The prediction has a mean pLDDT of 81. This is a predicted structure of a 149-nucleotide RNA (SAM riboswitch aptamer (S box leader)) from a soil metagenome. The RNAcentral record of the sequence draws on MGnify.

[in-house]
RNA sequence: UCUUAUCCAGAGAGGCGGAGGGACCGGCCCGAUGAUGCCUCGACAACCGGCUAGCUUUUAGCAAUCAGCCUUUAGCGUUUCGCUAAACGCCAAAAGCAAAUCGCUAACACGGUGCCAAUUCCGGCAGACGGAUGUUCUGGGAGAUGAGA
Repeated sequence: UCUUAUCCAGAGAGGCGGAGGGACCGGCCCGAUGAUGCCUCGACAACCGGCUAGCUUUUAGCAAUCAGCCUUUAGCGUUUCGCUAAACGCCAAAAGCAAAUCGCUAACACGGUGCCAAUUCCGGCAGACGGAUGUUCUGGGAGAUGAGA
């Protein structure tokens, strides 16, 4: 710098330090009763990773059961073919089992971030409503944070 998701929820104490701070502009706030910032500890949250559970996709494996085929044997009918049964082998299906895996949801808070005044404090640009200042709503812009490049 680009892409993408989120941004009306939530969560503070102590120490250092000493003047501005809330990104920019306007407003409005915070601040010597010490802000912003830095450090320590604690909290919040659940973006990414991790782990657990449930559901799901796919892959290969096992498999009760079960269809078919070849060969052999036995029996029966018939006449050199058919039927039945058994065994070896081949092969299809399959409830289910246990793995790995895609995705979703939930829980945990272990690791990486983030965050702990005010909705990103409100607005800034465009549109809708409106006679209009204004207000409200919708979208955008800008910004912040995560993840990826």